[in-house]
RNA sequence: AAUUUCCAGAGGGUUUGAUCCUGGCUCAGGGUUAACGCUGGCGGUAUGCCUAACACAUGCAAGUCGGGCGACGAACUCUUUCUGAUUGGUUUUAUAAUCAGUCAGAAAGGGGGAAAGCGGCGAACGGGUGAGUAACACUUAGGUAACCUACCUCAAAGUUCGGGAUAACCUGCCGAAAGGUGGGCUAAUACCGAAUAAACUUUUCAGGUGAAACUCCUGAAAAGGAAAGUUUUACCUAAAAGGUAAAACGCUUUGAGAUGGGCCUGAGUCCUAUCAGGUAGUUGGUGAGGUAAUGGCUCACCAAGCCGAUGACGGGUAGCUGGUCUGAGAGGACGGCCAGCCACAGGGGGAUUGAGACACGGCCCCCACUCCUACGGGAGGCAGCAGUGGGGAAUCUUGGGCAAUGCCCGAAAGGGUGACCCAGCGAUACCGCGUGGGUGAUGACGGCCUUCGGGUCGUAAAACCCUGUUAGGAGGGAAGAAUUCGCCUUGUGCGAAUGACGGUACCUCCAGAGAAAGCCCCGGCUAACUCCGUGCCAGCAGCCGCGGUAAUACGGAGGGGGCAAGCGUUACCCGGAUUGACUGGGUGUAAAGGGUCCGCAGGCGGUUAGAUGUGUUGGUUCUGAAAUCCUUCGGCUCAACCGAAGAAUUGGAGCCAAUACUAUCUAACUCAGAGUCAGGAAGAGGAAGACGGAACUGCCGGUGUAGCGGUGAAAUGCGUAGAUAUCGGCAGGAACACCAGUGGCGAAGGCGGUCUUCUAUUCCUGAACUGACGCUCAGGGACGAAAGCGUGGGGAGCGAUCGGGAUUAGAUACCCCGGUAGUCCACGCUGUAAACGAUGGGUGUUAGGUGUCGGUCUGUUAAGGAUCGGCGCCGAAGCUAACGCGUUAAACACCCCACCUGGGGACUACGGCCGCAAGGUUGAAACCCAAAGGAAUUGACGGGGGCCCGCACAACCGGUGGAACAUGUGGUUUAAUUCGACGAUACGCGAAGAACCUUACCUGGGCUUGACAUCCGCCUGGUAAGAGCUGGAAACAGCGAUGACCUACCUUUUGGUAGGAGGGCGGACAGGUGGUGCAUGGCUGUCGUCAGCUCGUGCCGUGAGGUGUUGGGUUAAGUCCCGGAACGAGCGCAACCCCUGCCUGUAGUUACUCGCCUUUCAAAGGCAGAACUCUACAGGGACUGCCGGUGUUAAACCGGAGGAAGGUGGGGAUGACGUCAAGUCAUCACGCCCCUUAUGCCCAGGGCUACACACGUGUUACAAUGGCCGGUACAAAGGGAUGCGAAACCGCGAGGUGGAGCAAAUCCCAAAAAGCCGGCCCCAGUUCGGAUUGCAGGCUGCAACCCGCCUGCAUGAAGCCGGAAUCGGUAGUAAUCGCGGAUCAGCCAGGCCGCGGUGAAUACGUUCUCGGGCCUUGUACACACCGCCCGUCACGCCAACUGAGUCGGGGGUACUUGAAAUACCUUAUCCCAACCCGCAAGGGAGGGAGGGUAUUAGAGUACACUCGGCAAGGAGGGCGAAGUCGUAACAAGGCAGCCGUACGGGAACGUGCGGCUGGAUCACCUCCUUU
Repeated sequence: AAUUUCCAGAGGGUUUGAUCCUGGCUCAGGGUUAACGCUGGCGGUAUGCCUAACACAUGCAAGUCGGGCGACGAACUCUUUCUGAUUGGUUUUAUAAUCAGUCAGAAAGGGGGAAAGCGGCGAACGGGUGAGUAACACUUAGGUAACCUACCUCAAAGUUCGGGAUAACCUGCCGAAAGGUGGGCUAAUACCGAAUAAACUUUUCAGGUGAAACUCCUGAAAAGGAAAGUUUUACCUAAAAGGUAAAACGCUUUGAGAUGGGCCUGAGUCCUAUCAGGUAGUUGGUGAGGUAAUGGCUCACCAAGCCGAUGACGGGUAGCUGGUCUGAGAGGACGGCCAGCCACAGGGGGAUUGAGACACGGCCCCCACUCCUACGGGAGGCAGCAGUGGGGAAUCUUGGGCAAUGCCCGAAAGGGUGACCCAGCGAUACCGCGUGGGUGAUGACGGCCUUCGGGUCGUAAAACCCUGUUAGGAGGGAAGAAUUCGCCUUGUGCGAAUGACGGUACCUCCAGAGAAAGCCCCGGCUAACUCCGUGCCAGCAGCCGCGGUAAUACGGAGGGGGCAAGCGUUACCCGGAUUGACUGGGUGUAAAGGGUCCGCAGGCGGUUAGAUGUGUUGGUUCUGAAAUCCUUCGGCUCAACCGAAGAAUUGGAGCCAAUACUAUCUAACUCAGAGUCAGGAAGAGGAAGACGGAACUGCCGGUGUAGCGGUGAAAUGCGUAGAUAUCGGCAGGAACACCAGUGGCGAAGGCGGUCUUCUAUUCCUGAACUGACGCUCAGGGACGAAAGCGUGGGGAGCGAUCGGGAUUAGAUACCCCGGUAGUCCACGCUGUAAACGAUGGGUGUUAGGUGUCGGUCUGUUAAGGAUCGGCGCCGAAGCUAACGCGUUAAACACCCCACCUGGGGACUACGGCCGCAAGGUUGAAACCCAAAGGAAUUGACGGGGGCCCGCACAACCGGUGGAACAUGUGGUUUAAUUCGACGAUACGCGAAGAACCUUACCUGGGCUUGACAUCCGCCUGGUAAGAGCUGGAAACAGCGAUGACCUACCUUUUGGUAGGAGGGCGGACAGGUGGUGCAUGGCUGUCGUCAGCUCGUGCCGUGAGGUGUUGGGUUAAGUCCCGGAACGAGCGCAACCCCUGCCUGUAGUUACUCGCCUUUCAAAGGCAGAACUCUACAGGGACUGCCGGUGUUAAACCGGAGGAAGGUGGGGAUGACGUCAAGUCAUCACGCCCCUUAUGCCCAGGGCUACACACGUGUUACAAUGGCCGGUACAAAGGGAUGCGAAACCGCGAGGUGGAGCAAAUCCCAAAAAGCCGGCCCCAGUUCGGAUUGCAGGCUGCAACCCGCCUGCAUGAAGCCGGAAUCGGUAGUAAUCGCGGAUCAGCCAGGCCGCGGUGAAUACGUUCUCGGGCCUUGUACACACCGCCCGUCACGCCAACUGAGUCGGGGGUACUUGAAAUACCUUAUCCCAACCCGCAAGGGAGGGAGGGUAUUAGAGUACACUCGGCAAGGAGGGCGAAGUCGUAACAAGGCAGCCGUACGGGAACGUGCGGCUGGAUCACCUCCUUU
């Protein structure tokens, strides 16, 4: 310090309009023996064929010992001897001799030692790989009384005497080779015989230990069985040979140890039951064989066992473990490096040797492959280290060294060692370091963006001052070394030698910022944003999803974010995922309760006591290898890495202890669970039999006559051969009205007339009996609606199929007429349903209220109360995602069973089982999708419901649709007929004025800085301007007399120079009614002047959201009142504004005239007035204020009074939140795009006015309520100077002449018309109607041909009130009558906008149509019903199924054959040293070859089984922007839907039978809640 204790765990995106839940998909994290893309400075430490256990060239990876042996023996060397030469010394005169040395040669002996051999040890280790193996292979704990163990250690004893061979070698022969073979010689620690042997082994016997003994211990007897020498030293010997002794190393026997193994056992160890039965040596026994040893291990005989749902047998996959990764943990996944075990060595079999192998670098055989060959035969095995080819996305050097650590051999020196230690290659991983640091703002250049101001890259750079890691250069330079050897003075003595790495690590110095940064990302998740390009293209994408002209999502750029010598991608594992839930999930409606019950195994189990001590708990012992993980300390400068110690190893086993619970055993208990019994009670419980009435149909008979029947309406059908109707009779089959009830019974399915028989259950009361006998239940068994099947009956009604009639676009349906199976019975199958309470069974606990069924008790046998058992409803707590459940739980708990794990594919396929069949049951995968779903919310919608409103219908009036014309539109036409507007909400709309212009269109002719704006550069006095002329349709092009202006300066005063203006040329730019109203502003239409739309706070709900705003009344109104978990508020409503209706005041001209005057036929005028009208300012007035009634003492409504006006008096202006991507880029503005001698500009002419048609809106009519003629009366509101224009005159008239008056309450337009009075017409295509056309005129205008208006005369069309259908209007309205104005030269205006005159009818009412508001209900809709959506068919793609067959893999069975090898037998024949006999020859024993038998690898044949590849064709499925047919489902989806079944049909589907509500709506019944 760990330990102990405490702590430990993150979520996000995606289903919806939104919400909560369920549920899948997906992301963020960590990891890897990785690979790929881009990039790459240094070092350390690790690591590196995951694929073909595919094939391998070459080298190396196991040798060693001469101190076991024989033979051979090069270089070199030692000793001795001899010969020769020579140097020096001594003696000598010299020769010579001698001593010491050198060189050469010879001989003998020794050392040394390459290569081969005999012999020993090793080669069974070390190294590799993971094919096989689901197993005692592995792990863990044990056993071995069933065993072995070379080398090593300890102990005891021994090591004696003999013998015969053989390799090497020599030699002959054969062979291409590999090699073989004959003859001859020789040694040993090689081989053989004998001796001895207490111990040892075998056999027999006795005793002991022990639970148990042939086996252990003790003892006795008999039998069997060993050995090898070598070296050194000393001694003997003259020496050698040889011998003796000692030591060392060996050898033999035995005991023990250590180490290593063999065998056995408990427990653990993947998926699959669509593998359920397996097994003949199989299971056991007896005996034998075999082994080191147990054992069917093997054999003979006997018995018939043995294993298996606690998963045998089979199939698939896989070496196992320590551990590694992940995880909060529990788990999950994995088993590369390192370590332990196993298995294997080209595929398969076999043994030999040995202590150990059935042997990676040994042998034999078979097979496959490769190589050599003289074709006769041979050789080989990298899953050792390197390396090669191949495979693959992918994985290294044919390196150095035995210096260290180990191993083998050796006495040792030493040798060997691709084990190992090092180096090399690879960013493969982890760790560390660097690519510089400081200062530095005119915020440089440049890039990018820009609102054009600037911002940003950015202190970044430059510049200045520093530092020196790494790399580079120079110098120095380790540790790792200890062993070992030598020496003596024998000591913790001295000395010597040994390094592959490596001149490496490390240290010092030198120079210089010098040589060293990339990758991914920037829509959300998820840190990081702009521009350009592109235009559903190109592309991106982990999920959601981006891209169709303004893309933060594609590509590029700038900028930013992240990580960094790396960064991304891909693949795989864990996590997140509580998404398999032990920790830690669920099953009413989301996926999920078996259709129901019985019940074996199994699981679980009442009360008391005792025993045991199974589980359980505690303690202790052994074990749980090391490494790893964790903690601490230490070593490399740090770290990675490494070392040491500790802890941990959550596990297993033994022993001891505890005894509450559990278990087992024993003994008991009980109105405690369960059962029996006694007494009562209930019931459509079941089975069989008998009987009954109503109805129905048929038949017979009577009456009776023309229809019946059927439907939305019809028809088919029946009927004059007498139906229907009605009466009587008979027959038949099926079902049982009323009672009848959220009543009863049953396990469920289900059960309904009455009676009888048989039978079962439940409840209550009693508390006599048994004494836990119980609960649940995989497998199993039984029951199991309807439909359906088989056989035989039966058949009235109903009624799939079928036939007919209707409906319809069609109608394989709905409706109708018939009608077969069937429905019924008996017997037998089937075994399924929405078999539902969509809710498994049992037990206990947890408020109540109310109704009802069956009992008991109580009660004045009334009501009622108590209690037990059922069946319902409402509700507390609690639960639930919500809905809801709530003592009949979906609450709280326990026990047992069944089932679920995204949607589709798929209630499917294949296989199994069942079935007569139909089919049932069990039950996948490929592939596709990112959802599929539950509940609830807000809307919208409904061929759902309720309430209410509106000229919405109805009532009434008048129109449109028919005619002609006008006008707009479509269409057509055209050179052009410019453009826009298209249901309502386009169409007498933009356009309140298209002959030119307008004008945007067409044709033709012209212009190009432009018709218009600003700026810049250059030029310019005969310049600007310009009469006139030429061409031309004009625009325009050209000619052109004449000919300036302003400022400054100079001047000779003729003028000149410079500049401006103007002009010209060039350049920026202008211009565009070109595109996009789906990029926009603004404006507008519409729902709709409808009564709505919201907010704050509070409250309710997990939430979306609700409440308020709903409800009861009331209103024109969300208007007001009342109630109410709401209280308030805002935008709307109303009011405030304008016009109009009454009154008052003020004012009084141009308006007015009660009064006066003048004049006139009348008018007119003047004075005067301020009364009236009027004008136009200011006020008043109306508020449900008052009265009565109704109403809730309310709001309000009804009636009344007064009043000019009465309940918003009438009209206007005023248009909430929003909807329709509504309309407008052609009013205007504006983003982006496009055109630029044209898509701009100018001009002439044409067109917008076309015309077979169609539609909208209007005008005029069709006439007598009228038309025509004459007379006559009364408005309002407007306009007027390029104007209105009077009188008068001319003209039939349009109009002309004229010009008074008037900038207008003064003058003019101006006549109002309908009306009224009088007259004519007389019902007709007219005295209606006026189109069309002709002629003649007028006016405007430059100009009326295309293409104006008006007048006169003439002409006189259609039309006699309008089909289906459709429009407007509720009072001063409709209808009708005229008047004015804008635009405008004129006008196609009959349009539009205003003005007044005359002036109605009708509204019972809200069933229906349309539109709207509120509440409610259903919903699979939310782009919101113009919604959604189903199936066939056609086309394309994809995967899987089936498929005549065909090809292959695997194991199996039977038979045939059968190598090597081993065992056994044999050994006639052939061969043989050791032992025996024998002098020998030879013989014997024994061995071998050969032969046989058994086993057997392999091969072959046959048969099934199983797995897979391919396949014409077949059938279904999935997917695929705009294919075909229908409309099945969602609303009452237009026939409610769905489930099971049967039949039918192009298809969705239809119909029958039974079932369900997961059906809307109305009514009724019952029950409940509140009052």
Predicted 3D model of a 1571-nucleotide RNA (small-subunit ribosomal RNA) from a Candidatus Omnitrophota bacterium. Rfam family: Bacterial small subunit ribosomal RNA. Rfam links the family to the GO terms ribosome and structural constituent of ribosome. Its mean pLDDT, the model's own confidence on a scale to 100, is 84.